[in-house]
RNA sequence: UUCUUAUCAAGAGUGACUAAGGGACUGGCCCAAUGACGUCCGGCAACCUGAACAUUUAUGUUCAACGGUGCUAAUUCCAGCAGGUGAAAAACCUGAAGAUGAGAA
Numbered sequence: 001u002u003c004u005u006a007u008c009a010a011g012a013g014u015g016a017c018u019a020a021g022g023g024a025c026u027g028g029c030c031c032a033a034u035g036a037c038g039u040c041c042g043g044c045a046a047c048c049u050g051a052a053c054a055u056u057u058a059u060g061u062u063c064a065a066c067g068g069u070g071c072u073a074a075u076u077c078c079a080g081c082a083g084g085u086g087a088a089a090a091a092c093c094u095g096a097a098g099a100u101g102a103g104a105a
Stems, first nucleotide, its partner, number of pairs: 001105008013041001015040003021031003025080004042072003047068002049064007076097001081095005
């Protein structure tokens, strides 16, 4: 990088350092010197992991959190591209796209 698969409405700091951009991309709309983004620490969660129980033996439920990731403004901030419900420029649904985990090449 590509493929498969699961999840994406909840949750998480009045900390330290640094310093000008950041929210994937495009448009919008936001965040940001009352310090964003990033790093560290703290935290959240429970994908990998461990335990118990159940059963259709491969899954489910409950519990734990030392370790590997992840996350810690806004629904994945909203829309975009394809399709659908709809009288509709309203509203909504599914997929695509994107993010993350696990597995494979």